[in-house]
């Protein structure tokens, strides 16, 4: 996507044409479905117009073997096909030939008498035929004898002889002896219809591999319509099977249906053909036909009825009920048509048939209304508030009436037959009759139906499903991983286009989903048409039976092959053309159709046979390599034992050490013996060999290679299920050997542990010889053979003078081939042949049954169940206790700290009414905060407000408001008073309303801005163009070099963009302009550069200059790298600004800004207190120390960078101080802040808890400010705490830096600053080097990671479900086997009793034949028994999945 005997959900107008119990072949109540004939009998009844018609059972004939159902069984000659019947049958029908003569004895009905509930019977008498039975005739038939022709073995036919064998009448005319019709009988042929045999076709399981005694054949015989072991008796071993035999399970079977491009692949509804079955099972009978759906016997299991003695039934026939079930219609007309039975015929009879009914089941068709209509109405949804969408849709206006409703009219199908009448033809004596032919006459269930006319109304007639993406169609609300959805993917955790609703939109429409099958997609079983090196897949490996291919050549034949005819291949369907219903569906008409068989022809290929060949193969001969295998001897080097001998304390062993060994003498040496494994060097990418696998010399048997040469054989080849044969190592028996190693053990040791790794010792084994075992990553993850296809290089072996040539072994590489990796004459290439394997992952190479095996286990080998992936080769990042480079105050080399103390800060924590928030590894913690005593303030408590504290807008009122007093209160605030020009175009102020105001409330994981970090590392990309199936490479890599992706050389790259560097700012030189408030060399002057003057010098503040690897040497292909010169400065000149693509959901909704969501007499405002400062404690930052390089007193010298107006404040005065009193100067190069410390120099302490060190604390103060209590900061006496260089550990820093001294400023009334940014003074050590620590960066390499190693991921244990194995056993069915008993029934026997027909004669007997009995074989059901098989369950228990 298509289909359906479909079924559920929602919904539903109409007509046609088809379908309609897929389940329980479960059971069935009631009706009906098969009867007909008086023209074959006889009798009884009733009716009468007297002559007849009508009915009933019974004899009898024919039918019921058709029609109609179902699909259990059936893997079969049961269908299909196409043959064969010379091995045969056939009623009724047709043709033809012939006949039909005489004659016989019963019987039912019916009568009576009886038995029984009943169903049914029984005796006696009577009778009839087309009912039975002899007899004659024999066209003729059958059998048996001769004789002939024909044929295929078995037959067929023709003569002749012999021998058995028939019959029935009934009507209607005529009567002369009849004649016609419809039946009768023989015989012979056709037709129809059956029977029976053949070939070919026809589902799965080998975890079914052997089956089979009437079996297979014969020979006699019986049977049958009829061949045959079909049976029966004898003989013979026979027959069938891997080309699948038995067995088991499943299943009707075809025409066709369905879907496919088609080969396929599924299905057997409907319609047709065939088969097979009727409660279950057996088994005849009559019949032309049957082993008989609606017949008969039996035997079972059900129902029924019953007087218990005994009966009686069979819907898988139409209906129809129960039930089962997701699920399947009316207990309806009518024989009018078609069609059957029976009739001589009218006719009967027909649930067959034809119709209706009921179901959207299906497939067709038709409607539900056209046409115009913008204020683009309302109303709904939505919005960026403008508007859009529904929507020309409605509303209104005009139209039509398909259906519908109501009235009318009204069919096709109906023509025969038969009956009346006529005419003709043949024929007869004639009539009756037969045939044709014209007319008349009758018959409709459907149905008053289809269809037609008229009238009326837009009126009565749309819904289902979906809108994440496949996949056509989107917004809004809810809702918040909950509810739910879901066919894969998956979606749902507060902005859901995926749930739920709505509004809109999409498709399809009387229907639209959904479940379920099926086929296609799927080349995902591949025949068409697929694969196996790494993704699933080459068996370890040969050998070699069947099979399957199979060299070149002649002829021949004709089996495949290729053609011609010929016959089937039902009809229906299909497909093409027509036609008929108003179109279609749907019917009809005509054509055609894969195939199977006969037969005639061809002769290329393949087959077969033949005749040759030599290129494949294979054999001689001569020659070569080699760890090619077996068997036996020999050899030497170590090891390790034992014995002697020197000889004295260790010796073994590790990363370090112990166990072990040794004063009983190891170890080590050196002498001599034992004994058992393996053979150093050669040696190698080497050789051999089918693999496995083979190594010390030597001998002796042997199997295969390979080169040459010439000769042989002629295709002998190849590959090869099943089957034999080898088969590493470990393992197992047996028995030997044991020297070294060395599973298991046992000791030291590492470790948290160490049942490991490392040590010490050690048994099984490892060796031999015989016997199993059959497995490996048995790998070249590459099956074997064969021809073909460019080449280098190296090797081994063989010929060859030599170019070369043939066999092997390995490296590279072109075609070409691969998903890429890669193969590449030794193919993964390009063709051929043959065999083995493979078809999602896991469960699992398990279970289960077989088979081998002593055992271990091997082969073979499922399923349920789960899941949507597992795999494969590459790519791009992380990653790595992988590799190479490299760089950094990363490490080392120093230097000085931090952790120890005591405070100061910040956080954690605890605690509280609050101790507001917020950063949190590095990248939070002297951070937001550059300054919390109220304020700040976001926290708590308590009083207040309520359109509000600060906005806009409206309404209304207004001499009223700020302001100042006063009362009251903690204080916002209230209340009175005072006050007067802010307002009055009411911009001021009050009240009021609501629109709306606030919000440091929550989300920084919805944002925007801005910030940290990696990182001032050197990186990150782009365009084109190549290269790849593509991700993606490549440029960006490689050699060099740099601080640099910085530069240069090289290269399929060639450019180019964001970083890097450079501009930029500041310091360091010089020049030059200006010259105050700086400066002062000259000149002059004053106490003082004070003033005059000056611009030289300093300074300041513009503007230039300078540095560029530019010179020089020296190395390099170049870049560059070293060295030097000059220069204030040399190789980035030193210092800052500047921060790539990105990460980390990094930070911040508490700067700010904002989306959404809370709060709205309160999470908002507003006042007073108080808290953010609490304090067991725990961390980080940091100032003070610990002291002589000090400390503390005198004393003396040098800065910069700054800051000042509600500001900085001199001189000078008082206080010991802090500070006050005053105000000179200055909005600044002018005044001030400001006396710089360290240093220096001179005195003192003299190693002490000190003259170190300053916390705590007491006491007096001085500032600031409304306020110093919680909670300031300084001064002054007193006090004088811990500390005596600080554990693991850890930090910063490479030069004007560390280390150290001071001094300013910004917040800011102050100030908890010991912070922080600046600023100058003094001023160092050290770098070997990059092994290692941390971080980076490039390149390679491995990955099962990719939210990327803080990753993935593995097994046990607990605890749930689920499926499945094993389980003492228990249960049930099936199917066979042995036994017993054995109905009905058919035959065989028998010959008791019985007996109309015919025969005989003794006239009542006797024979033929029959009946009942008896009896034997067979056999159904049923019963015993041991065993298969299958299913279903079970304590318990074992693994599996989730």
């Nucleotide at each position: 996507g298509g289909a359906u005997u479909a079924a559920c959900g929602c919904u539903g107008g109409c007509g046609g044409u088809a379908u309609g119990c897929c389940u329980a072949a479960u059971a069935c109540a009631u009706g009906c479905a098969a009867g007909u004939c008086a023209a074959a009998c006889g009798g009884c009844c009733a009716a009468u117009u007297u002559a007849u018609u009508g009915g009933c059972a019974g004899u009898g004939g024919c039918g019921a073997a058709c029609g109609g159902g179902u699909g259990a069984g059936u893997a079969a000659c049961a269908c299909g096909u196409a043959c064969u019947u010379a091995a045969u049958c056939u009623g009724c029908c047709c043709a033809u030939a012939a006949g039909a003569c005489g004659g016989g004895g019963a019987u039912a009905a019916c009568a009576g008498u009886u038995g029984g509930a009943a169903a049914c019977g029984a005796c006696u008498g009577c009778u009839a035929a087309u009912a039975c039975c002899g007899g004659a005739u024999g066209u003729g038939a059958u059998g048996c004898u001769u004789u002939g022709u024909c044929a295929u073995a078995a037959g067929a036919u023709a003569a002749a002889g012999u021998c058995u064998u028939a019959a029935a009448g009934a009507u209607g005319c005529g009567u002369u002896u009849g004649c016609a019709u419809c039946g009768c009988u023989u015989a012979u042929g056709g037709a129809u219809g059956a029977g029976a045999g053949u070939g070919c076709g026809c589902u799965a399981c080998a975890u079914u591999a052997g089956c089979u005694a009437g079996u297979u054949g014969g020979u006699a015989g019986g049977g049958u319509a009829a061949a045959g072991g079909c049976c029966u008796a004898c003989c013979a071993a026979g027959g069938c099977a891997a080309c699948g035999a038995u067995g088991u399970a499943u299943a009707u079977c075809u025409g066709g249906g369905g879907u496919g491009a088609g080969a396929g692949c599924c299905c057997g509804a409907a319609c047709a053909g065939a088969c097979a079955c009727a409660c279950u099972g057996g088994g005849a009978c009559u019949g032309a036909g049957a082993u008989a759906c609606g017949g008969c016997c039996c035997a079972g299991a059900c129902u029924c009825c019953u007087a218990c003695g005994g009966g009686a039934g069979g819907c898988a026939g139409c209906a129809g009920u129960a039930g089962g079930g997701a699920a399947u219609u009316u207990u309806c007309c009518a024989c009018a048509a078609u069609g059957g039975g029976c009739g001589a015929a009218a006719g009967c009879c027909u649930g067959a048939u034809g119709g209706a009914g009921c179901a959207a089941u299906a497939c067709c068709g038709c409607g539900u209304g056209u046409a115009g209509g913008a204020u683009g109405a309302a109303g709904g949804a939505u919005u960026u508030u403008g508007g859009u969408c529904u929507g020309u849709a409605a509303a209104c206006u005009a139209c039509u009436g398909u259906u519908a409703u109501a009235g009318g009219a009204g069919a096709u199908g109906a023509a025969a037959a038969a009956g009346c009448c006529a005419u003709g033809u043949a024929g007869g004596a004639a009539a009756u009759g037969a045939c044709a032919u014209a007319g008349c006459c009758u018959u409709g269930a459907c149905a008053g139906u289809a269809u037609c006319c008229u009238a009326u109304c837009a009126g009565a007639a749309a819904g289902g499903g979906g809108c994440g993406g496949c996949a056509a169609a989107c917004u809004a609300u809810g809702u918040g991983c909950c509810a739910g959805c879901a066919g894969c993917c998956g979606c749902g955790g507060u902005a859901a286009u995926a749930c739920a609703u709505a509004g809109g939109c999409c498709c399809c429409a009387a229907g639209c989903g959904u479940u379920a099958u099926c086929c296609g997609g799927a080349u995902u079983u591949a025949c068409u048409g697929g694969g196996c090196g790494u993704a699933a897949a080459g068996a370890g490996u040969g050998c070699g039976c069947a099979g399957g291919u199979g060299a070149u050549u002649u002829c021949a034949c004709a089996a495949g092959u290729c053609u011609g005819u010929a016959u089937u291949g039902a009809a229906a369907g299909g497909c093409u053309g027509g036609a008929g219903c108003u179109c279609a569906a749907c019917u009809c008409c005509a054509g055609u159709u894969u195939g199977g068989u006969a037969u005639g022809g061809a002769a290329a290929c393949u087959g077969u046979g033949u005749u040759a060949u030599u290129a494949g193969a294979u054999u001689a001969u001569g020659a070569u390599a080699g760890a090619g295998g077996u068997u036996a001897g020999c050899g030497g080097a170590a090891u390790u034992c034992c014995u002697a001998a020197u000889g004295u304390a260790g010796c073994g062993g590790u990363g370090g050490a112990a166990u072990g060994c040794g004063u009983a003498g190891a170890u080590a040496u050196u002498a001599g013996g034992a004994g058992g494994a393996a053979c150093a060097c050669c040696a190698a990418a080497a050789g051999c060999g089918a693999a496995g696998g083979c190594a010390g010399c030597u001998a002796a048997c042997u199997g295969g290679g390979u080169c040459a040469u010439u000769a042989a054989u002629g295709a002998c080849a190849c590959u090869g299920g099943u089957g034999c044969a080898c088969g590493a190592a470990a393992g197992c028996g047996u028995g030997g050997g044991g020297a070294g190693c060395a599973a298991a053990c046992a000791g030291g040791a590492u470790u948290a542990g160490a049942u490991a790794c490392c040590u010490u010792g050690g048994u099984a084994g490892u060796c031999c010889a015989c016997g199993c075992c059959g497995u490996a990553a048995a790998c070249u993850a590459u099956c074997u053979c064969u021809a073909c296809u460019a080449g280098a290089c190296a090797u081994u072996g063989g010929a060859u003078u030599a170019u070369u040539u043939c066999a092997g072994u390995g490296u590279c590489g072109c075609a070409g081939c691969u998903a890429a990796c890669g193969c590449a004459u030794u193919a993964a290439g390009u063709a051929g042949a043959g065999c083995g394997c493979c078809u999602g992952a896991g469960g699992a190479g398990u279970a289960u049954g077989c088979a081998c095996g002593c055992a271990a286990g091997u082969g073979u080998g499922a399923a349920a169940c789960u899941c949507a992936a597992a795999g494969g080769a590459a790519u791009u990042g992380a990653c790595g206790g992988g590799g190479a480079c490299c760089c950094g105050c990363a490490c080392a080399a120093g230097u000085g700290g931090u952790g120890g103390a005591g405070c100061a800060u910040g956080u954690g924590g605890u605690u509280u009414a609050a101790u507001u928030c917020g950063a949190a590894g590095a990248u939070a913690c002297g951070c937001g905060a550059g300054g919390a005593a109220c304020c700040u303030u976001a926290c708590c408590a308590a009083c207040u407000c309520u359109u509000g504290a600060a906005a806009u807008c409206c309404u209304u009122u207004g001499c009223a408001a700020a302001g100042c007093u006063a009362u009251g209160g903690a204080g916002a605030c209230a209340u009175a008073g005072u006050g007067g020009a802010g307002g009055u175009u009411a911009u001021c102020a009050g009240a009021g309303u609501g629109a709306c105001a606030g919000g440091u409330g929550g989300u920084g994981c919805a944002u925007g801005g801005u910030u940290g970090u990696c990182g001032u590392c050197a990186g990150c990309u782009c365009g084109u163009g190549u290269c790849g199936u593509g991700a993606g490479a490549u440029g960006u890599u490689g050699g060099g070099u740099u601080a640099a992706g910085u530069c240069c050389c090289g290269c399929a790259a060639c450019g180019a963009g964001c970083g890097c560097a450079a501009c930029c700012c500041u310091a360091g030189u010089c020049g030059u302009u200006a010259u105050u408030u700086g400066c002062c060399a000259g000149c002059a002057u004053u106490c003082a550069g004070u003033u005059g003057g000056g611009g030289a010098c300093u300074a300041u503040a513009g503007c230039g200059a300078g540095a560029c690897u530019g010179c020089c040497c020296g190395g390099g292909u170049a870049a560059c790298c070293g060295g030097g010169a000059g220069g204030a400065a040399g190789g980035u000149u030193g210092g800052g600004a500047u921060g790539a693509c990105g990460u980390c959901a990094a930070a911040u909704c508490a700067u700010c800004a904002u989306g959404c969501c809370c709060c709205u007499u309160a999470u908002g405002a507003g006042u007073u207190g108080g808290g953010c400062u609490a304090c067991a404690c725990a961390c980080g930052u940091g100032c003070u120390a610990c002291a002589a390089u000090g400390g503390u007193g005198c004393a003396u010298a040098c800065a910069a960078c700054g800051a000042g107006a509600a500001g900085c404040g001199a001189u000078a005065c008082u206080g010991c101080a802090a500070a006050g009193u005053g105000g000179a100067g200055c909005a600044a190069a002018u005044c001030u802040c400001u006396c710089a410390a360290a240093a220096u120099g001179c005195a003192u302490c003299u190693c002490a808890g000190u003259u170190c060190g300053g916390a705590u604390c007491g006491a007096a103060g001085u500032c600031u400010g409304c306020a110093a209590u919680u909670c300031g900061a300084c001064u002054u006496c007193g006090u004088g705490a811990a500390g005596u260089u600080g554990g693991a550990a850890u930090c910063a820093c490479u030069a004007g830096u560390a280390a150290u001294c001071g001094c300013a400023a910004a917040u800011c009334a102050g100030c908890c600053a010991u912070g922080u940014u600046g600023u100058g003074g003094u001023g160092a050590a050290u770098a070997c080097g990059u092994u290692c620590u941390c971080g980076g960066g490039u390149c390679u390499u491995g990955u099962a990671c990719a939210c990327a190693c803080c990753g993935c991921c593995c097994g046990u244990c607990a605890c749930a479900c689920c499926a499945u194995g094993a389980g003492a056993g228990u249960u049930a069915a099936c199917a066979a086997c042995a036994c017993c008993c054995g109905a009905a029934g058919u035959u065989g026997c028998u010959g008791u009793u019985c007996u109309a027909a015919c025969c005989g004669u003794u006239u009542a007997c006797g024979g033929a034949g029959g009946a009942a009995g008896g009896u034997g074989c067979c056999u159904a059901a049923g019963g015993u028994g041991g065993g298969g098989u299958u299913a279903a369950u079970a304590a318990u228990u074992a693994g599996g999945g989730u």